[in-house]
């Protein structure tokens, strides 16, 4: 000059204030009180309700091997690709010889393709010429039919790449050597996948973050899930209480939708759970490269609000800036510490982050 | 707190199976008319919210991020 892992992210003390427990008749004391993302809500789960014999389909996800893991689109470890001198860094990395779509403009031709310059013109045609009555070889010429794909052009991509033979001229048309493809053995490796050899036809275009194939996996909602208690009003039932009938009582009939009093279901508001001991933190120790797991009668309880608490002042440190003053060592003065901020909880994964630390290695 | 949908010219909006962005309405020029207004010819005007992958090639296909809207008690 770089790579890579991890780690902190202001500190003490006063005094005022706030949310939750505890203990106290009280007044008042004690004890805890944001984060590496509490943030996106992009994955995976616990939890909880609904739906369900079972198996298809349809949609959605993941895609190179083995491992971890409650799971994952994460993590570790290898494997192959590609970037760096390097330390190391990237990678959505199954299938295009199952099928189906697309490759714009440019270019002759854009996918079992084509011929614009350009090469040839063997062979078939035409013209010329020796000889000649003729016809018309040999030669020479038109570039008409015809062949060709080596070079040029065009594009992001043009149907193996060098060589040598062969041809009129050319081509895997044949050979060698290389690159790749199939396919079969041998040997490593758990596998991905490496190395080695035979054999084959000469070659097979990109693009699955196009449909689509394969292989695996997934039942919806979602803590405003869901459970108990439950006034008021409003609605059902019951006793009575009031008038007629009648001498009284039951009974009927009426008033009343009347006014107590019980009761009774569902359930608003509202309270409570849910909700804080959990896939929990540290710490030795032992497996393992590693991600992780395994024992410790090892030790620790660490926010829980419901309009939503974690603030604010002042002091001195601690990093840091900037001016002044001094040779210098210093010394005053001022500004001044990112992003951000719980809400049913973990595991992750993206993104914001002044500045500082410690290791490793190029 | 859970869960959906949209950003494209100054506005309102198309454009969706990847091919190089349109239309109305606004502006600015000329015709027209004594002028204006309507109308008629022409023209200007895009980081397709933002980065970053796939692809020859992205407004379009993915991933991330940013603003804006909506819905459950």
């Nucleotide at each position: 000059a770089g790579u890579c892992c991890g780690c902190c992210g202001g500190g003490u003390g006063a005094c005022c204030g706030c949310g939750g427990c505890c203990c106290g008749a009280g007044a008042g004391g004690g004890c805890c009180g944001a984060g590496g993302a509490a943030a996106g809500u992009c994955c995976g789960g616990a939890c909880u309700c609904c739906a369900c014999a079972g198996g298809g389909c349809a949609g959605g996800a993941u895609g190179c091997c083995g491992g971890c893991u409650a799971a994952c689109a994460g993590c570790c470890g290898g494997g192959c690709g590609g970037g760096g001198c390097g330390a190391c860094c990237c990678g959505a990395c199954g299938g295009a010889a199952a099928g189906u779509g697309c490759c714009a403009c440019a270019g002759a031709g854009a996918a079992c393709a084509g011929a614009c310059c350009g090469c040839c013109g063997a062979u078939g045609g035409c013209c010329c010429c020796a000889c000649u009555c003729a016809c018309g070889a040999c030669g020479g010429g038109c570039a008409c039919a015809g062949g060709c794909a080596a070079g040029g052009g065009u594009g992001a991509a043009a149907c193996g790449g060098u060589g040598g033979g062969g041809u009129a001229a050319g081509a895997g048309c044949c050979c060698a050597c290389c690159a790749g493809c199939a396919u079969c053995c041998c040997g490593g490796g758990c596998a991905a996948c490496c190395g080695g050899g035979g054999u084959g036809g000469c070659u097979a275009g990109g693009c699955a973050a196009a449909c689509c194939c394969c292989a695996u996996c997934c039942g919806g909602a979602g803590c405003a899930a869901g459970g108990c208690c439950g006034a008021g009003c409003a609605g059902g039932g019951g006793c009575g209480c009031c008038g007629g009938u009648g001498g009284c009582c039951c009974g009927c009939c009426g008033a009343u939708c009347g006014a107590g009093c019980c009761c009774c279901g569902g359930g608003u508001a509202g309270g409570c759970c849910g909700c804080a001991u959990g896939a929990g933190c540290c710490c030795a120790c032992g497996g393992g490269u590693a991600a992780c797991c395994g024992u410790g009668c090892g030790g620790c309880c660490c926010a829980g609000a419901u309009g939503g608490a974690u603030g604010g002042u002042c002091a001195c440190c601690c990093a840091g800036g900037a001016g002044c003053c001094g040779c210098a060592a210093g010394g005053c003065u001022c500004c001044g510490g990112a992003c951000a901020g719980a809400a049913u909880c973990c595991g992750g994964c993206u993104u914001a982050c002044a500045g500082g630390c410690g290791g490793a290695c190029u | 707190g859970c869960c959906g949908g949209a950003g494209u010219a100054g506005c309102u909006c198309a454009g969706c199976u990847g091919g190089u962005a349109g239309a109305g309405c606004a502006g600015c020029u000329g015709a027209u008319u004594u002028g204006u207004a309507a109308u008629c010819a022409g023209c200007u005007g895009g980081u397709c919210g933002g980065g970053g992958g796939u692809u020859c090639g992205a407004u379009u296909c993915c991933c991330u991020u940013c603003u804006c809207c909506g819905g459950c008690u």
Predicted 3D model of RNase P RNA and transfer RNA as a complex of 435 nucleotides. Its mean pLDDT, the model's own confidence on a scale to 100, is 79.